[in-house]
Context: one part of a larger RNA
């Protein structure tokens, strides 16, 4: 490299968008690039193959023959690929009506709770634990009442529920804005799929500058526990968590399952549409889009998957090739840094 693979054994890029490449519906017609057919020329000699011959034989050698993937030329063919032209509507998209939604951004606002502050009442404890102690409190705590401040998060509804490409998204209201589903028609007429590079987004933690800081809480301090206890438990507590702007670019970024398309039994729940039947109400049937449970065939080493496939196929991309060394060293390009990305070898089993 081929082959074989990628749910869990090594193996799907975290996700999207999109350039090149690759692949691509249907009808007619033209072309003949690829393709097919026979023909002609060429395809040196030697070697190799076949047949004879010469040295006793073999090796070796003379001669003859066949063959020669291929290349070129001209002719013919026209199913398919490519190309041209003209169409089509089943893919894709646009318009119209309806619908659901924690989809995104900005602004405003509400109530509960925690904490703190002020004042009133009031007196000796409070807090904490397995038990304690550190801690708080007669300078009046804890408890309770009234008033106020501030920050963060939104109980119930709430759900195998919904939305989003993924990360993710939840009080309520307003504005701006993306996507989706469905129904019936109309329109465009292959405008499609995938996607190396590129570009964009990307939890948490972390970084820079400036704010903010209620609760929680790495680090840190103290108290316990213990043989020790740099822990688990307790009392405190700083970064951080929050906001704005700019970086970082990684996760068990998981469905551990790439995208798109086609085909292949069913049953049950649920979400949001549409249609029909019956309508007093409940209900029943159908359809296409999601989201779950179980299962025919089939697949799988088994587990399991099973119309949302891990079944049967096609197109394109990514990736794997014994364990360790190692996702490391070096080099490159990236970053403020932390580091991330690309990525070996010696050696060893």
């Nucleotide at each position: 490299u081929g082959g074989g693979g990628c749910g869990a054994a090594a193996c799907g890029c975290g996700a999207g968008u999109g350039u090149a490449c690759a692949c691509a519906g249907u009808u007619a017609u033209c072309u003949u690039c690829g393709c097919c057919a026979g023909a002609u020329g060429u395809g040196a000699a030697a070697u190799a193959c076949c047949c004879c011959a010469g040295c006793c034989u073999a090796a070796c050698u003379u001669g003859g023959g066949a063959g020669g993937u291929g290349c070129a030329u001209a002719u013919g063919g026209a199913a398919c690929u490519g190309g041209g032209u003209a169409g089509c509507u089943a893919g894709a998209g646009u318009g119209u009506g309806u619908c659901a939604g924690a989809g995104g951004g900005a602004g405003g606002u509400a109530g509960a709770a925690c904490u703190c502050c002020a004042c009133g009442u009031g007196u000796a404890g409070c807090a904490g634990u397995g038990a304690a102690a550190u801690g708080c409190g007669u300078a009046g705590a804890g408890a309770u009442g009234u008033g106020g401040a501030a920050g963060a998060a939104u109980a119930c509804c709430g759900a195998u529920g919904g939305c989003g490409a993924a990360g993710g998204c939840a009080g309520c209201c307003u504005c701006c804005u993306g996507g989706g589903a469905u129904a019936a028609c109309a329109c465009u007429g292959a405008c499609g799929u995938u996607g190396a590079g590129g570009c964009u987004c990307g939890a948490a933690a972390g970084c820079g500058u400036g704010g903010g800081g209620g609760g929680c809480a790495a680090a840190c301090a103290g108290g316990a526990u213990u043989a020790g206890a740099u822990a688990c438990c307790c009392u405190g507590g700083u970064a951080g968590u929050c906001c704005a702007c700019g970086c970082c670019c990684u996760a068990a970024a998981c469905g551990a399952u790439g995208a798109c398309a086609a085909u292949u039994a069913g049953c049950u729940g649920u979400u949001g549409g549409c249609c029909c039947c019956a309508u007093u109400a409940a209900g029943g049937g159908g359809u296409g889009a999601g989201u779950a449970g179980c299962g025919a065939a089939g697949c799988u080493a088994a587990c399991g998957c099973g119309u949302g496939a891990a079944a049967u196929u096609g197109u394109c991309c990514g990736c794997c090739u014994g364990g360790g060394g190692a996702g490391u060293a070096c080099g490159g390009a990236c970053g403020c840094a932390a580091g991330a990305u690309u990525a070996a070898a010696a050696c060893u089993c």
A computed fold for a 349-nucleotide part of an RNA from an uncultured bacterium, annotated as small-subunit ribosomal RNA, central domain.
Model confidence (mean pLDDT): 89 of 100.